[in-house]
RNA sequence: UUUUGAAAAAGCUAAACUUAUCGUAAGGUAAGGACAGAAAGUAAAGGGUCUUUAUAUAUUAAAGAUAGCCUUGCUGCCAAA
Numbered sequence: 001u002u003u004u005g006a007a008a009a010a011g012c013u014a015a016a017c018u019u020a021u022c023g024u025a026a027g028g029u030a031a032g033g034a035c036a037g038a039a040a041g042u043a044a045a046g047g048g049u050c051u052u053u054a055u056a057u058a059u060u061a062a063a064g065a066u067a068g069c070c071u072u073g074c075u076g077c078c079a080a081a
Base pairs, nucleotide, nucleotide: 002081003080004079005078012037013036017032018031019030020029021028022027035068041074042073043072045071046070047069048066049065050064051063052062053061054060
């Protein structure tokens, strides 16, 4: 440096739900909480899904959300080869 792994050690994050708050909404933030995770660190680049608006129920388009939906980029602890 690369690959594989999470057995050990040191650690890390925090699902659902509750409360408060922001947002038309999807959803976000903080506290509690702990389902789970080997990148559940980070980034909306490509898809998927969701919300709003327009249109004619649809199709389609635009804006937004989702990184714990997938791919990908960047970074990273330990062990083995």
c-di-GMP-I riboswitch aptamer from a Helicobacteraceae bacterium, 81 nucleotides, folded computationally. It was read from a public genome assembly, where an Rfam model found it. NCBI's taxonomy places the organism under Bacteria, Pseudomonadati, Epsilonproteobacteria, Campylobacterales, Helicobacteraceae. Rfam family: c-di-GMP-I riboswitch aptamer. Rfam links the family to the GO term cyclic-di-GMP binding.